[in-house]
């Protein structure tokens, strides 16, 4: 001092003057009551009023109401270990595997020797088979057919064969590397990594280490069916509760029993029909639920951390067509995304900027 990382706090101030919404408090008014005291309006003063994401509604939980004896089955979800929490898919530590020189950073990170399916194009061959260039075709002699030779041995070709090392294909190609071996070759052997298994150490565990043993048998997808583990009842504040008009239609009493109308051939009696009080259910509408809470702050305690415990201060919209605006003046760095709607925990998404603490790397100077 230059790049870089990984956290945290803030979100344009300051004063007037005018206005919404909600809350105390005080006169005055009305209303109800004996009365205290309550309800309504008006007026006046005091103080309060959007987020870090209020958002998307993706999880998870409170609450509320409905179902519900257990179990299973269906279907979603989650999925390396440990902890944290009310709970989680969030958090925190920790382990592998990836990428960074580094501080960090990313990871649907159980099971591919349960079973079914795919594996495009290129390639010979995408899983138990198989060879396109290609090597070898035998130096103690192998087989075939051709030249060579009188003929034989020996060359030379070719051919069956043999190999899969090495080149091509591919996103993979039936372990990697190197010796040894061979006609070439090949776990054929044999170190060393890999891979299976089992055992010893540490570690709660994922896991790591180390030595034995085995032969190379085991491609790759499970955000492809699928197995295994865990967990999951629905609906949502318009939930749900109280109070309750007009109209219309029920239920009881009581009053007329007089008319109607029905049944009937008639009379009685039975029904509907009339008027009063009373009740109970629902709509309108009103009130509630509603904001004091898994709260926040600072401090100490325990823990590596997420957190959890403990003392002390704080009270921080609560509307319901839905309030937070508008002018005017000074400043300055000239101000982004963005508006609560029953609360609360996270995730992701958008954001001009401003301050800051930890850490790597690199220069430079002592």
């Nucleotide at each position: 001092g230059a790049a870089g990382u990984c956290g945290g706090u803030c979100a344009g101030g300051c004063a007037g003057c005018c206005g919404c919404c909600g809350g105390g408090c005080a006169u005055c008014g009305g209303g109800u009551g004996c009365a205290a005291a309550c309800c309504c309006g008006a007026u006046g003063c005091c103080g309060g009023g959007a987020g870090g994401a209020a958002a998307g509604u993706c999880c998870g939980g409170g609450c509320u109401c409905c179902a519900c004896a257990g179990a299973g089955c269906a279907g979603g979800a989650u999925g390396c270990c440990g902890g944290u929490u009310a709970a989680c898919g969030a958090c925190c530590g920790g382990g592998c595997g990836c990428c960074g020189c580094g501080a960090g950073g990313c990871g649907a990170c159980g099971g591919a020797a349960a079973g079914u399916g795919c594996c495009a194009c290129a390639g010979a061959a995408a899983u138990c088979a198989a060879a396109c260039c290609g090597c070898c075709g035998a130096c103690g002699u192998g087989g075939c057919c051709g030249c060579u030779u009188c003929g034989g041995c020996g060359g030379c070709g070719g051919c069956a064969g043999g190999c899969a090392a090495g080149g091509g294909u591919g996103a993979a190609a039936c372990g990697g590397c190197g010796a040894g071996g061979u006609a070439a070759g090949a776990g054929c052997u044999c170190a060393c990594c890999g891979c299976g298994g089992g055992c010893g150490u540490g570690g709660c565990a994922a896991c790591a280490c180390g030595g034995c043993c085995g032969g190379c048998a085991c491609g790759g997808c499970a955000a492809a069916c699928c197995c295994c583990a865990u967990c999951c009842g629905g609906a949502g504040c318009a939930a749900g509760g109280c109070c309750a008009a007009a109209u219309a239609g029920g239920g009881a009493a009581g009053c007329a029993u007089g008319g109607g109308c029905g049944u009937g051939g008639c009379u009685c009696g039975c029904g509907c029909u009339g008027c009063u009080u009373c009740c109970g259910g629902g709509u309108a509408g009103g009130c509630u639920g509603c904001u004091u809470g898994a709260g926040c702050g600072u401090g100490c305690u325990g823990g590596u951390a997420a957190c959890a415990g403990u003392a002390c201060g704080c009270c921080u919209a609560g509307a319901g067509g839905a309030a937070u605006g508008g002018c005017u003046g000074c400043c300055c760095a000239c101000g982004a995304c963005a508006g609560a709607a029953c609360c609360c925990g996270g995730c992701u998404u958008a954001u001009c900027g401003a301050c800051u603490g930890g850490c790597u790397u690199c220069c430079c100077a002592c």
RNAcentral holds the sequence, with entries from ENA. Predicted 3D model of a 366-nucleotide RNA (Bacterial RNase P class A) from Accumulibacter sp. The gene name in the source record is rnpB. It matches the Rfam family "Bacterial RNase P class A". The family's RNA type in Rfam is ribozyme. Rfam describes the family as follows. Ribonuclease P (RNase P) is a ubiquitous endoribonuclease, found in archaea, bacteria and eukarya as well as chloroplasts and mitochondria.